[in-house]
This record gives sequence, C1' cells and structure tokens, in this order.
RNA sequence: UACGGCCUUCGGGGUGAGGUGCGAUUCCUCAACCGGCGGUGAUAGUCCGCGACCUGUCACCCAGAUGAAAAACGGUGACGGCUGAGCCGGUGGAAUUCCGGCGCCGACGGUACAGUCCGGAUGGGAGAAGGCGCGG
Repeated sequence: UACGGCCUUCGGGGUGAGGUGCGAUUCCUCAACCGGCGGUGAUAGUCCGCGACCUGUCACCCAGAUGAAAAACGGUGACGGCUGAGCCGGUGGAAUUCCGGCGCCGACGGUACAGUCCGGAUGGGAGAAGGCGCGG
C1' cells in the first nucleotide's frame, strides 16, 4: 500500500411477606430486585446513536397455487414512522459515566390492572470473539 471475502461460536436480566377478594407474583401496605449493543477526554438503564417490539409504503416470493375470475394472510428485502427515564454535590486536566445524596423509566398479548408470571421467543438482533484466506 492492496484485499477486505468465507466460516464458526457467542449474543437479556429481575419478588418476598402480608391484606382484600370467588379469583391478584398484576390492586393495597411494607420491603426488594433487574438493566441488550456501539460511542462518549473517565467506567452510563436515564448523554448520543443502534437493535428488538409496534407501524406505513414499495418490490418480489407464496402463485403456471386455490378458484369461474383474484386477492388476502404469511414471508423476504429496501426506505421510512414510532420508540421511556436525572438532577445536585465531591474528586479530577477531563466524569449527567466514578464516589455521595435524593429521584425517575421500563413495549405488546394473556390474566383481577404485571419492568419481575405465562406467551410470541429453541425467534430476531445491535454487536462481540475467534479461525481461514489474501498480493506488491
């Protein structure tokens, strides 16, 4: 300086006791517990971004199918939409990331109203680690 391809593996956590009631790990009381991924002058659930969930449009597949004649559902891809929550003080060159204090947030379906139960999910994925290959 060029190649930047192939493969493998990994990749989400968390509740007890009591009360009411026909029924509640969901309501009430008192205590708890959990935190995907990348970035960030210094370590992040709550700073920036991403993923997943939900949702729209387009294309293709399903479909030379079924049917008199086609769509729909579903699937894949692209481009979108939507998407929660933090302040103060201290140290320091530097921290809404560390320390101290006091807070806050948490999809959808099921069910007596759920961040913690069951379910989609032996799913998906941001990404992470490793191996192989690779010229001048």

The RNA shown here (FMN riboswitch aptamer (RFN element)) has 136 nucleotides and comes from a Candidatus Zixiibacteriota bacterium.
The model forms 100% of the base pairs in the Rfam consensus.
It was read from a public genome assembly, where an Rfam model found it.
The coordinates come from a structure-prediction model, not an experiment, and the mean pLDDT is 85.